A computed fold for a 352-nucleotide part of an RNA from a metagenome, annotated as small-subunit ribosomal RNA, central domain.
The full RNA is in RNAcentral, with records from SILVA.
The prediction has a mean pLDDT of 82.
Context: one part of a larger RNA
RNA sequence: UUGGGCGUAAAGCGCACGUAGGCUGACGUAUAAGUCAGUGGUUAAAUACUCAGGCUCAACCUGAGAGCUGCCACUGAUACUGUAUGUCUGGAGUUGCACAGAGGCAGCAGGAAUUCCUGGUGUAGGGGUGAAAUCUGUAGAUAUCAGGAGGAACACCAAUGGCGAAGGCAAGCUGCUGGGUGACAACUGACGCUGAGGUGCGAAAGCCAGGGGAGCGAACGGGAUUAGAUACCCCGGUAGUCCUGGCCGUAAACGAUGCACGCUAGUUGUUGGAUGUAUGCAAAUAUACUCAGUGACGAAGCUAACGCGUUAAGUGUGCCGCCUGGGGAGUAUGCCCGCAAGGGUGAAACUC
Numbered sequence: 001u002u003g004g005g006c007g008u009a010a011a012g013c014g015c016a017c018g019u020a021g022g023c024u025g026a027c028g029u030a031u032a033a034g035u036c037a038g039u040g041g042u043u044a045a046a047u048a049c050u051c052a053g054g055c056u057c058a059a060c061c062u063g064a065g066a067g068c069u070g071c072c073a074c075u076g077a078u079a080c081u082g083u084a085u086g087u088c089u090g091g092a093g094u095u096g097c098a099c100a101g102a103g104g105c106a107g108c109a110g111g112a113a114u115u116c117c118u119g120g121u122g123u124a125g126g127g128g129u130g131a132a133a134u135c136u137g138u139a140g141a142u143a144u145c146a147g148g149a150g151g152a153a154c155a156c157c158a159a160u161g162g163c164g165a166a167g168g169c170a171a172g173c174u175g176c177u178g179g180g181u182g183a184c185a186a187c188u189g190a191c192g193c194u195g196a197g198g199u200g201c202g203a204a205a206g207c208c209a210g211g212g213g214a215g216c217g218a219a220c221g222g223g224a225u226u227a228g229a230u231a232c233c234c235c236g237g238u239a240g241u242c243c244u245g246g247c248c249g250u251a252a253a254c255g256a257u258g259c260a261c262g263c264u265a266g267u268u269g270u271u272g273g274a275u276g277u278a279u280g281c282a283a284a285u286a287u288a289c290u291c292a293g294u295g296a297c298g299a300a301g302c303u304a305a306c307g308c309g310u311u312a313a314g315u316g317u318g319c320c321g322c323c324u325g326g327g328g329a330g331u332a333u334g335c336c337c338g339c340a341a342g343g344g345u346g347a348a349a350c351u352c
Stems, first nucleotide, its partner, number of pairs: 004323003007306002012320001014201004021194003025088007033081002035077008049065006091191001092188005097182003103177006110154001115149007125136002162169002206247006215241002220236004258319006269297004276289004301308002325352003334345004
């Protein structure tokens, strides 16, 4: 390479946008590059194949024939692919109307609680644990009341709920802003799908600079436990956690399941929740319905099994990524990126 695979056995890039490339809707016309057919030329000789002949046979040698899958030219065909051109509306998109939402960014301002400070009441404990002790308190703690400061997070609502490409997003209000969905019209007319490189986004931790610091809390100190206890438990506590600007670029970044399209085969699958539309209703609400998204269970089918099952792991198509026994090893080396930590790419010897 061929072939086989990628939910859990090795294997889907963390996610998106998008360049080249690959693939690409319907109906005409033209062309004839690919494609197909025919004819001609060429395809040296030898070898190989078939037949015949010569050495007593064979090897070997000689002759004849067919062929040499290829290339070139000419003539023709036009279904498919390509190219050019014309048209169309179903794919894709635009506009008008309506709708839901913790989607994003900035600003304003709220209540509960913890901690601390000040003052009042009040007196001997408080705290903590399996039990204790370290700790704290007559310099008046804990408890309770009033006032104040500051930081962080937003109980209930709350859900198997909603939104977002993913990471992720949750008190309230305002402004700016992205995407999605529905009904009906009008418009553009294939403008599409995927996407090597590339670019951007990307939890937590970590790094740089400047702020901030209530609670929690790596490291660290102490008290316990224990044979020991560099732990689990307790008392403290620094980075950090928070904000602004910059870097890092990784996660069991998971649905361990790439994106897009179709449903041809079967079941108008069953049942929830959420949103919308229509009808009836004063309203609460009730009924029906399709589209889009979100759960559970399950027909066929698939699967090694578990299970998946219109949100497929079923059945097909297009494109990309990735896998090829375990260890060595995501290591070494080289290169690229980074302030560093480290990240990306990524072997071999040897061994079973």